[in-house]
RNA sequence: CCAACGAAACGGCAAACCCCGCGCGAGCGGGGGACGCAAAGCCAUCGGGACUCACAGAGUCGGCCGGGCUCCCGAA
Numbered sequence: 001c002c003a004a005c006g007a008a009a010c011g012g013c014a015a016a017c018c019c020c021g022c023g024c025g026a027g028c029g030g031g032g033g034a035c036g037c038a039a040a041g042c043c044a045u046c047g048g049g050a051c052u053c054a055c056a057g058a059g060u061c062g063g064c065c066g067g068g069c070u071c072c073c074g075a076a
Base pairs, nucleotide, nucleotide: 005074006073012037013036017032018031019030020029021028022027035063041069042068043067046066047065048064049061050060051059052058053057
């Protein structure tokens, strides 16, 4: 240095729930709040899955799983 891995530290994110707004809805944005997370960063035009509706179809979830790209630190 690279890969794998995940102790510690510095930082980071933020489930449920509450408030405000948006959406028919799944849900989304903002504020509060922390169950958790080393990718809980991004990709739904990578595959599967779950979910919604005004169901020839149109949408939601990346904090469901696999995969891809990127990324902080360095004990065993």
A computed fold for a 76-nucleotide RNA from a Polyangiaceae bacterium, annotated as c-di-GMP-I riboswitch aptamer. The sequence was found by an Rfam model in a public genome assembly. Taxonomically the source falls in Polyangiaceae (Bacteria, Myxococcota, Polyangia, Polyangiales).